[in-house]
RNA sequence: GGGGUCGUGGUCUAACCAGGUAGGACGACGGGCUCCAGACUCGUUGGUUAAGGGUUCAAAUCCCUUCGACCCCACCA
Repeated sequence: GGGGUCGUGGUCUAACCAGGUAGGACGACGGGCUCCAGACUCGUUGGUUAAGGGUUCAAAUCCCUUCGACCCCACCA
């Protein structure tokens, strides 16, 4: 340099192909239980969906550019 896969709460992940309320688990916080803690249980809590632009009534999703991660190929003194 060429090609491919991917980027969503603190962490992991679903929704993407086929546009229509961003959901789940863990965590954190509070209550119950317990002498205390764990386990269990109830509740609360959190996302500019990597950034910018475009299309659309409507974009995490489709298109373009950029940034980042990983993989393959090429080049290399």

Transfer RNA from Candidatus Odinarchaeum yellowstonii, 77 nucleotides, folded computationally. The coordinates come from a structure-prediction model, not an experiment, and the mean pLDDT is 81. Rfam family: tRNA. By type it is a transfer RNA. The source organism's lineage runs through Archaea, Promethearchaeati, Candidatus Odinarchaeota, Candidatus Odinarchaeaceae and Candidatus Odinarchaeum.